The RNA shown here (transfer RNA) has 73 nucleotides and comes from an uncultured Clostridia bacterium.

[in-house]
RNA sequence: GGGCAAUUAACUCAGCUGGGAGAGUGUCUUCUUGACGUGGAGAAAGUCGGGGGUUCGAGUCCCUCAUUGCCCA
Numbered sequence: 001g002g003g004c005a006a007u008u009a010a011c012u013c014a015g016c017u018g019g020g021a022g023a024g025u026g027u028c029u030u031c032u033u034g035a036c037g038u039g040g041a042g043a044a045a046g047u048c049g050g051g052g053g054u055u056c057g058a059g060u061c062c063c064u065c066a067u068u069g070c071c072c073a
Stems, first nucleotide, its partner, number of pairs: 001072007010025004019056001027043005049065005
């Protein structure tokens, strides 16, 4: 220098053919226990990496930038 992939909650990751942003872990509250742990119930936490475009509507499609990983040279 060229190519491919990834970027979504604090962490690990789903998200189908464009139409409700979600799970597990963790955090907080509460019940249970003499206490801790386990277990039950509930809650909070998101610019969907940044910017722009298409569309009635974008995590999803297009362009661009950034970061990370892999391959080629």